[in-house]
Context: one part of a larger RNA
RNA sequence: GCCGACGAGUUGUUGGCGAUGGCGAGGCUAAGCCGGGACACAGGCGGAGCCGGAGCGAAAGCGAGUCCGAAAGGGCGUGGGGCGUCCCGUUUCGACGGGGCGUCCGUGGAGUCGUCGGUAGCAGACCCGAAACCGGGUGAUCUACCCAUGGGCAGGCUGAAGCCGGCGGAACACGCUGGUGGAGGGCCGAACCCGGGUCCGUUGCAAAGGGCUGGGAUGACCUGUGGGUAGGGGUGAAAUGCCAAGCGAACCCGGAGAUAGCUGGUUCUCCCCGAAAUGCAUUUAGGUGCAGCCCUGGGAAGGGAGCGCCCUGGUGGUAGCGCGCUGGAUCGGCGAGGGGGCCCAACGCUUACCGACCCGAACCAAACGCCGAAUGCCGGGGCGUGGUGCCCAGGAGUGAGACCGCGGGAGCUAAGUUUCGUGGUCGAGAGGGGAACAGCCCAGACCGCCGGCUAAGGUCCCCAAGUCCGGGCUCAGUGGGCAAGGCGGUCGCGGCGCGCAGACAACCAGGAGGUUGGCUUAGAAGCAGCCAUUCCUUGAAAGAGUGCGUAAUAGCUCACUGGUCGAGUGUGCCGCGGCACCGACAAUCCACCGGGGCUCAAGCCCGGCACCGAAGCCGCGGAUGCGGCCGGCGCGUCGCGCUCUGCGGAGUGUGGCCUGGCGGGCCGCGUGGUAGGGGAGCGUCCCCGUCGGCGGUGAAGGGGAGGCGGGAGCCGACCUGGAGCGGCGGGGAGUGCGAAUGUCGGC
Repeated sequence: GCCGACGAGUUGUUGGCGAUGGCGAGGCUAAGCCGGGACACAGGCGGAGCCGGAGCGAAAGCGAGUCCGAAAGGGCGUGGGGCGUCCCGUUUCGACGGGGCGUCCGUGGAGUCGUCGGUAGCAGACCCGAAACCGGGUGAUCUACCCAUGGGCAGGCUGAAGCCGGCGGAACACGCUGGUGGAGGGCCGAACCCGGGUCCGUUGCAAAGGGCUGGGAUGACCUGUGGGUAGGGGUGAAAUGCCAAGCGAACCCGGAGAUAGCUGGUUCUCCCCGAAAUGCAUUUAGGUGCAGCCCUGGGAAGGGAGCGCCCUGGUGGUAGCGCGCUGGAUCGGCGAGGGGGCCCAACGCUUACCGACCCGAACCAAACGCCGAAUGCCGGGGCGUGGUGCCCAGGAGUGAGACCGCGGGAGCUAAGUUUCGUGGUCGAGAGGGGAACAGCCCAGACCGCCGGCUAAGGUCCCCAAGUCCGGGCUCAGUGGGCAAGGCGGUCGCGGCGCGCAGACAACCAGGAGGUUGGCUUAGAAGCAGCCAUUCCUUGAAAGAGUGCGUAAUAGCUCACUGGUCGAGUGUGCCGCGGCACCGACAAUCCACCGGGGCUCAAGCCCGGCACCGAAGCCGCGGAUGCGGCCGGCGCGUCGCGCUCUGCGGAGUGUGGCCUGGCGGGCCGCGUGGUAGGGGAGCGUCCCCGUCGGCGGUGAAGGGGAGGCGGGAGCCGACCUGGAGCGGCGGGGAGUGCGAAUGUCGGC
């Protein structure tokens, strides 16, 4: 890893609920006892007690009333409904709510005990799973430390004190020196102890080893044997180390199925409906309670509330807009006041400074508004729709949401960001498109069909369908990534000029004089710089000069003029629009159209026709749920006939009626689905009843052609097997496995 077997909502009890059954103003017994029988257990007794039949009050208590209150009045009760009348409260004046009295209808009012089911509480309470806590024990044969008693340390080196001698010395002091001596947590190095470095080993030789190298090796040394200290305790030259291969609190058993708001797992089928990821609260935030949303059953309403559309009456202060208010903010006018100057001061004068109010003009605002929509919301009317809405009871799940469009906040008008509102989709939704791609576009899958039409999106090939039609644009492979900005790319529109009295471009010619304007400067002559409304003359025209140039001149050139040429889709400028261009740099060849490939397109814009295209729609057949209509069968009840009778009745045939049940026909509307609710079934094991069931002429089990059913499944010739088994009706469960790092076994 695979296969097999095992493997998870159970049982008891107490509540409230539903279905069903008994009895019913009543219902039921509990313990216990009697009793038949072989046991389990039938049957009977047992009325203690419990629930219901009356409530109100804290209670005494009273009682169809009672409690509070002085009263008024009010609370909770006394069965329901209609009408009349009166009173009270609210009032949008139409009514609503409550009460008293009278009358009528209606007849009053249902519990309790079983059984079963769903559910809650208490219990382990669907199953597996902690780390831990506590109790009682077992451990110091490992290891830590200690106690007692033993053992071990080749060989070599060094040579302390002391002692003896010699020398120096006055000295038996002291110093030096020779010898002797043999000290040392001394030196080198085996045994022994250790484990610093490195390599190997890492399913090992080994759950700590091996090789090489290294440290200690007379010591705080190593070691044998015996003994001691025990779990909040020991021991510790101290690391939270060690206490029997895992110690921040050992191990074993027990409390114990601890607890686990956490993770995982939770087993057959089909049918109907179908969520939530929100609000409030929470030692609360991945949990829970209540509400919301889902399911099931029952009920009320009945020109049916709900929903959609139309008409209509209201409501409101958003979008927009505005600036009278509150604030902000710009320019101009006027200018209170202030600053500066003059003045010894004052009075005053003055100022090209600042400047309130006011005026003109143009603005800004979530917390500004003289205004003010659309939509929304509330009411009325109409039309349509009508498992829609409302009430009660029972069962849930959800309470991490995601993206997209629109309206806002936070952020950077960042984020596949975050937080609200509103709608959609996914969630729980398959199908088609989008190359691929939960949240985008189209569209909601009951089943079958080798039929048809369409949606989004497409129609050159991959690839189903136009190399379709008409008009235009683009040359950038733009299309097929990107901004500010740039741009005599190109197309279109508009405006203002010039132009056959000749424009624009090109070419030929002119482009002069006062004058080198003045200033400045070494120089400044059109052309370093400064000044000047920059003049005058000649003239067809010519600047006190557009650029190049010189040291300054010179020179070239432009403006301007004439000529050549000959344009009516000519030419210059400005604005707007369409499509292009530059801006454009990333990490493994192409790699920013899905690919091939595409240029009057297979790109872009406008118009048109046709076609393709889905589980959408249509057609044909079938299944199923709900509703309606039709007729049939059974049951109940009533009438009649027949049979039996113990005279109570039972069986049977037929006719009528009602409602529920079963199956049928037709019509209509439905049938995606996670959590979840509801319904109907299949199969396994055991028990009771039944079938005068099946079985050595072959049971169960195994294999199995073939057949049946919507499915779980069922039947089955034949083979195997060799002794039990089934159908039907009912009952009871240790009742269905693919997952739980599930458990055990096999391979």

A computed fold for a 747-nucleotide part of an RNA from an Actinomycetota bacterium, annotated as large-subunit ribosomal RNA, domain II. The coordinates come from a structure-prediction model, not an experiment, and the mean pLDDT is 82. It matches the Rfam family "Bacterial large subunit ribosomal RNA". Its family is annotated with ribosome and structural constituent of ribosome in the Gene Ontology.